[in-house]
RNA sequence: CGUGCGCCGUCGCCGAAUCCCGCACGCGCGGCCCCGCCAACAGCGAGGACGCGUCCAGGGAACCGGGGAACCACCAAUUGGGGUGAAUCGGAGUCAUACGGCGUGCCCGUAUGGAUCCGUAGGAGACCUUCCUGCUCCGAACCCGUCAGCUAACCCGGUAGGCGAGAAGGAAGGAAAG
Numbered sequence: 001c002g003u004g005c006g007c008c009g010u011c012g013c014c015g016a017a018u019c020c021c022g023c024a025c026g027c028g029c030g031g032c033c034c035c036g037c038c039a040a041c042a043g044c045g046a047g048g049a050c051g052c053g054u055c056c057a058g059g060g061a062a063c064c065g066g067g068g069a070a071c072c073a074c075c076a077a078u079u080g081g082g083g084u085g086a087a088u089c090g091g092a093g094u095c096a097u098a099c100g101g102c103g104u105g106c107c108c109g110u111a112u113g114g115a116u117c118c119g120u121a122g123g124a125g126a127c128c129u130u131c132c133u134g135c136u137c138c139g140a141a142c143c144c145g146u147c148a149g150c151u152a153a154c155c156c157g158g159u160a161g162g163c164g165a166g167a168a169g170g171a172a173g174g175a176a177a178g
Stems, first nucleotide, its partner, number of pairs: 010165005018061004026054005032048002035045003062159006072149001080147001081144004089119004094114008102105001122138004127174007
């Protein structure tokens, strides 16, 4: 000087996943009251009510999602259909299994399933929004259960989880700081 891992703090990122109030019980702190040991004070130990804090059932705001008329749309209908989400749609070869072929070979073709790779609709990246040009990444996973187009009123739910030290440049308008 650089790199890897762990912890703490700060600042941030994806995402709706943030903020506020707050019963009881328990815990922590504080002075007060009271009991025991002591001749008494001090000190130690136990208990009580109160105050503050924390946790918390529950509630609210905000944000997000689903269901749900008319009008409109769709003519469908087991090849089920649908929802959250950026996460859709293709190609290649490889492995296994099954079937078929004849030239009987780790050969060729088809189908199913798995993993891998290359693309792609689309999506993310440090004050915010929009535009332009780049770079680096993502392009998953899960749920409903035969059922749902849109949809006012209305009804129902969620507020998780996972990451980073990377931070590009230009233009316009804002914000904040000085």